[in-house]
RNA sequence: GCCGAAAUAGCUCAGCUGGUAGAGCAACGGUUUUGUAAACCGUCGGUCGUGGGUUCGAGUCCCACUUUCGGCU
Numbered sequence: 001g002c003c004g005a006a007a008u009a010g011c012u013c014a015g016c017u018g019g020u021a022g023a024g025c026a027a028c029g030g031u032u033u034u035g036u037a038a039a040c041c042g043u044c045g046g047u048c049g050u051g052g053g054u055u056c057g058a059g060u061c062c063c064a065c066u067u068u069c070g071g072c073u
Stems, first nucleotide, its partner, number of pairs: 001072007010025004019056001027043005049065005
């Protein structure tokens, strides 16, 4: 230098053919317990890597860039 993959909640990851962003764990609150843990119930938490474009509508499609990983030379 070229090619490919990944980037979504504090962490690990889903998200179908473009149509209201989700799960588990963690955190917080409650029930239970003499107390803690466990269990159960509930709540909180997101400018979807950045900037543009297409579209009535973008996590999803297109372009550029950033970071990480892999391959080729």
The RNA shown here (transfer RNA) has 73 nucleotides and comes from a Candidatus Uhrbacteria bacterium. The source organism's lineage runs through Bacteria, Bacteria candidate phyla and Candidatus Uhriibacteriota. The prediction has a mean pLDDT of 81. It was read from a public genome assembly. Rfam family: tRNA.